[in-house]
c-di-GMP-I riboswitch aptamer from a Woeseiaceae bacterium, 85 nucleotides, folded computationally. The source organism's lineage runs through Bacteria, Pseudomonadati, Pseudomonadota, Woeseiales and Woeseiaceae. The prediction has a mean pLDDT of 87.
RNA sequence: UAUUGAAAAGGGCAAACUCAUUGAAAGAUGAGGACGCAAAACUACCGGUCUAAGGGAGUGAACCUAUGAUAGCGGAGUUGCCAGU
Numbered sequence: 001u002a003u004u005g006a007a008a009a010g011g012g013c014a015a016a017c018u019c020a021u022u023g024a025a026a027g028a029u030g031a032g033g034a035c036g037c038a039a040a041a042c043u044a045c046c047g048g049u050c051u052a053a054g055g056g057a058g059u060g061a062a063c064c065u066a067u068g069a070u071a072g073c074g075g076a077g078u079u080g081c082c083a084g085u
Base pairs, nucleotide, nucleotide: 002085003084004083005082012037013036017032018031019030020029021028022027035072041078042077043076045075046074047073048070049069050068054065055064056063
């Protein structure tokens, strides 16, 4: 440097759910809690998905729209622990 994650060590993160806060919502944050994870670390760049306040359309309802969200949906990029080859 490339590649692999069967076993081991030291550790790390934390799904569902509950409570609180926050947000129009999706969701986020904190505490508890562990389903899982070797990138479940970081970046919305590509695709997907969720939401639709504002805007558009409409008599109205349905509907369209991301500048919102998701990195624990996939891809890509950047960084990285231990061990094996």